[in-house]
RNA sequence: CUACGAAAAUGGCAAACCCGGCGCAAGGCGCGGACGCAAAGCCACGGGACCUACUGGGUUCGCCGGGUUACCGAA
Numbered sequence: 001c002u003a004c005g006a007a008a009a010u011g012g013c014a015a016a017c018c019c020g021g022c023g024c025a026a027g028g029c030g031c032g033g034a035c036g037c038a039a040a041g042c043c044a045c046g047g048g049a050c051c052u053a054c055u056g057g058g059u060u061c062g063c064c065g066g067g068u069u070a071c072c073g074a075a
Stems, first nucleotide, its partner, number of pairs: 004073002012037002017032001019030002022027001035062001041068003045065003048060005
């Protein structure tokens, strides 16, 4: 350094649900809240699923794969 994820440590994120407001919607944003997560950081590149005023456009990275960045450190 790469791969990997045992034991710990510093921490981190935050499902469902509630309230507010944005959006036609899927959904996303903020507060509260924790089901969980070793990338549950980021990217819509491929697949899937979802929405739609549908030859189009959009959503989902906490569905899977891939790319990229990163804390700790056994086998």

The RNA shown here (c-di-GMP-I riboswitch aptamer) has 75 nucleotides and comes from Cryobacterium fucosi. Of the family's consensus pairs, 94% are formed in the model. The source organism's lineage runs through Bacteria, Actinomycetota, Actinomycetes, Micrococcales and Cryobacterium.